[in-house]
Context: one part of a larger RNA
RNA sequence: GAACGAACGCUGGCGGCGUGCCUAACACAUGCAAGUCGAGCGAGAAAGCCCCUUCGGGGGUAAGUAAAGCGGCGCACGGGUGAGUAACACGUGGGUAACCUACCCUUGGGUGGGGGAUAACGUUCCGAAAGGAGCGCUAAUACCGCAUGAGACCACGGCCUUCUCGGAGGCUGCGGCCAAAGGGGCGAAAGUCCCGCCGAAGGACGGGCCCGCGGACCAUUAGCUAGUUGGUGAGGUAACGGCCCACCAAGGCGACGAUGGUUAGCUGGUCUGAGAGGAUGAUCAGCCACACUGGAACUGGAACACGGUCCAGACUCCUACGGGAGGCAGCAGUGGGGAAUAUUGCGCAAUGGGCGAAAGCCUGACGCAGCAACGCCGCGUGGGUGAUGAAGGCCCUCGGGUCGUAAAGCCCUGUCGAGAGGAAAGAAUCCCUCCGGGUAACGCCGGAGGUUGACGGUACCUCUCAAGGAAGCACAGGCUAACUCCGUGCCAGCAGCCGCGGUAAUACGGAGUGUGCAAGCGUUGUUC
Numbered sequence: 001g002a003a004c005g006a007a008c009g010c011u012g013g014c015g016g017c018g019u020g021c022c023u024a025a026c027a028c029a030u031g032c033a034a035g036u037c038g039a040g041c042g043a044g045a046a047a048g049c050c051c052c053u054u055c056g057g058g059g060g061u062a063a064g065u066a067a068a069g070c071g072g073c074g075c076a077c078g079g080g081u082g083a084g085u086a087a088c089a090c091g092u093g094g095g096u097a098a099c100c101u102a103c104c105c106u107u108g109g110g111u112g113g114g115g116g117a118u119a120a121c122g123u124u125c126c127g128a129a130a131g132g133a134g135c136g137c138u139a140a141u142a143c144c145g146c147a148u149g150a151g152a153c154c155a156c157g158g159c160c161u162u163c164u165c166g167g168a169g170g171c172u173g174c175g176g177c178c179a180a181a182g183g184g185g186c187g188a189a190a191g192u193c194c195c196g197c198c199g200a201a202g203g204a205c206g207g208g209c210c211c212g213c214g215g216a217c218c219a220u221u222a223g224c225u226a227g228u229u230g231g232u233g234a235g236g237u238a239a240c241g242g243c244c245c246a247c248c249a250a251g252g253c254g255a256c257g258a259u260g261g262u263u264a265g266c267u268g269g270u271c272u273g274a275g276a277g278g279a280u281g282a283u284c285a286g287c288c289a290c291a292c293u294g295g296a297a298c299u300g301g302a303a304c305a306c307g308g309u310c311c312a313g314a315c316u317c318c319u320a321c322g323g324g325a326g327g328c329a330g331c332a333g334u335g336g337g338g339a340a341u342a343u344u345g346c347g348c349a350a351u352g353g354g355c356g357a358a359a360g361c362c363u364g365a366c367g368c369a370g371c372a373a374c375g376c377c378g379c380g381u382g383g384g385u386g387a388u389g390a391a392g393g394c395c396c397u398c399g400g401g402u403c404g405u406a407a408a409g410c411c412c413u414g415u416c417g418a419g420a421g422g423a424a425a426g427a428a429u430c431c432c433u434c435c436g437g438g439u440a441a442c443g444c445c446g447g448a449g450g451u452u453g454a455c456g457g458u459a460c461c462u463c464u465c466a467a468g469g470a471a472g473c474a475c476a477g478g479c480u481a482a483c484u485c486c487g488u489g490c491c492a493g494c495a496g497c498c499g500c501g502g503u504a505a506u507a508c509g510g511a512g513u514g515u516g517c518a519a520g521c522g523u524u525g526u527u528c
Base pairs, nucleotide, nucleotide: 001528002527003526004525006524007523008522009521010520013379014378015377016376017375018374019372020371021337026335027334028333030332031331032330035073036072037071040070041069048061049060050059051058052057080290081289082288090214091213092212093211094210095209096208099207100206104203105202106201107200109198110197111196112146114144115143121136122135123134124133125132126131153176154175156173157172158171159170160169161168162167163166182195183194184193185192186191216262217261218260223253224252225251228250229249230248231247232246233245235243265287266286267285268284269280270279271278272277292313293312294311295310296309315326316325317324318323343369345368346367347366351365352363353362354361355360382412383411384410385409392403393402394401395400416469417465418464419463420462421461431450432449433448434447435446436445437444472517473516474515475514476513477498478497479496483512484511485510486509487508493500494499
């Protein structure tokens, strides 16, 4: 000098764009953060309103609505945090002849015929509650047999090709195994269209696993290792493998640093620097890990699963003492810790996501608003004129000098600000429906029609007001730009270094003046 997720002191007008618990991965009140589908299924209220009434009630509508249940898809995404991890965790380049991939796209087939249950519901019972038990009824795109079923799937052959010589690929023969679910629109029906369902192949997307290389410190850590290293067999997995197990062998790693310890999420990047390098890993983006602590599996295409389950533990809460409930490192918010870090806001209008044929519903992702000079950038705090160089302050050699065109005065202007008004445009070239083009399909392109704005009556525009509401901070001995007076008298104090202060202190304190920056200026901390 530059930089910062900064803090502290003094000061503080406006706007735009960003950023904002670096500490206790400490504990959390309250609300919200993941639902959706009636075009899969069976069932199905109440209030309100209308009618009737013997005043007890009944019927209709609300409405096949709400709430719930079975079932499907989603809940593995999105969001948070950095504890752990020195590791194939990450980065980069390869491999998989050792693998999987729901939804999506393409191609080509199929969708026949049966069965038994179970929630909801009814009823009985247990329990304070959370919740649970028995009996009975019922449906399905829930569940289970049967039939059919190709092939690239499985087993065994034949031929060909290829390489890493044991496999891989292609053609072919015989045999074997495995499927399914319906719903809706139109129609009198036949039928047809749409959405699904099952098997197969290919693609796309996403992942699993393996390997080379690369990036911390300590040798005042020198030896480490029994599933350890390898083999055979069996198991397990989507898949290779001591991944697991039985047996056999005795290996494997290490000064090119094993093992141990300390520290640490990694990267794109960021800061600095002429560069080489050094430091760093907030925000944004990619990957990883974690979800009160430890362990485990279930479901599923995918989890060993933040707002799922089970077990154990610590903690908090409820309890009728028998027993139960909970997990903000989601968004706000609270306590605590700390030098220190924000609102218990608005909206799904946009973008994106889940479900749905769609309308739509959900979405603290996201879009916005609020708070904070925390940062960067922009603007303003007025412009012109004005010498009797006014008054006043300070200095003085008492002549004067200086603050100083500064002020006043006069003439203007109206950014920002305040008030009022009209009232769009844009963010929407979005979204939805239909038609057409195009594509393998989607995305996409064109046309027609239609709706919608949280921000917000905000930005912006016009008018009115009036210089009116808007300047501070640090420094002035040298380094370093800026000097005098008074007070103090090695005191009080200053100080980054050198050093100032003991009676004329440009170094302390005040004043005047000046210098430097400016809505900031200084100080502290940290990095280069």
Record summary: This is a predicted structure of a 528-nucleotide part of an RNA (small-subunit ribosomal RNA, 5' domain) from a metagenome. The coordinates come from a structure-prediction model, not an experiment, and the mean pLDDT is 83.